Record summary
This is a predicted structure of a 73-nucleotide RNA (transfer RNA) from a Candidatus Nanoarchaeia archaeon. NCBI's taxonomy places the organism under Archaea, Nanobdellati, Nanobdellota, Candidatus Nanoarchaeia. The RNAcentral record of the sequence draws on ENA. RNAcentral records the identical sequence in 2 taxa. It matches the Rfam family "tRNA". Rfam links the family to the GO term triplet codon-amino acid adaptor activity. Rfam classes the family as a transfer RNA. Its mean pLDDT, the model's own confidence on a scale to 100, is 82.
[in-house]
RNA sequence: GGGGACGUAGUAUAACCUGGUAGAAUUGGGGCCUCCAGAGCCUUAGAUCCGCGUUCAAAUCGCGGCGUCCCCA
Numbered sequence: 001g002g003g004g005a006c007g008u009a010g011u012a013u014a015a016c017c018u019g020g021u022a023g024a025a026u027u028g029g030g031g032c033c034u035c036c037a038g039a040g041c042c043u044u045a046g047a048u049c050c051g052c053g054u055u056c057a058a059a060u061c062g063c064g065g066c067g068u069c070c071c072c073a
Stems, first nucleotide, its partner, number of pairs: 001072007010026002013023001020056001028044005049065005
């Protein structure tokens, strides 16, 4: 220099192909239980890498950028 894959809660992920309420787990806050703690149960908060475009509607499609990884040179 060229090509490809990926980017979503603090963490690791589903939904993407086939556009239509962003979901579950774990972690955090509160509560129940317990002499206390743990376990268990209930409840609550938290995310689509950035920009533009297409569309009634974009995590999803298109373009550009950024980052990570892989391949070629």